[in-house]
RNA sequence: CGCGUAUCGAGAGAGGCGCGAGGGUACCGGCCCGAUGACCGCCCGGCAACCCGGUGGACGCCGCCAGGGUGCCAAAGCCGGCCCCGUCCAAUAGGGCGGGGGACGAUACGGC
Numbered sequence: 001c002g003c004g005u006a007u008c009g010a011g012a013g014a015g016g017c018g019c020g021a022g023g024g025u026a027c028c029g030g031c032c033c034g035a036u037g038a039c040c041g042c043c044c045g046g047c048a049a050c051c052c053g054g055u056g057g058a059c060g061c062c063g064c065c066a067g068g069g070u071g072c073c074a075a076a077g078c079c080g081g082c083c084c085c086g087u088c089c090a091a092u093a094g095g096g097c098g099g100g101g102g103a104c105g106a107u108a109c110g111g112c
Base pairs, nucleotide, nucleotide: 001111003110004109005108006107007106008105013044015043016042017041018040022033023032024031027081028080029079030078045073046072047071050069051068052067053065054064055063056062057061077104082101083100084099085098086097087096088095089094
């Protein structure tokens, strides 16, 4: 970056220091978190296993380890927004609930 692939209901902090008002990474609606100090930054701790590395096997693949590079550590990517299906309410318009798919986004590994 108008690109590709994979993943996104699991998991991991009542820690220390700093800052001081917003945050849940566009926007809108909802719902949460936050002066008992959130978010963010640093340190420490941890999770995970995408890449490197090590290792096993029945070796296009699947494990194991966790040294290195990222990532991550409230809530499903917090939920919804667009489309489809089922069902219920309703005269219609429309709405509730459940499911599926998109779109957008995040992360990894590639590509340009």

Predicted 3D model of a 112-nucleotide RNA (SAM riboswitch aptamer (S box leader)) from bacterium HR29. It was read from a public genome assembly, where an Rfam model found it. Of the family's consensus pairs, 97% are formed in the model.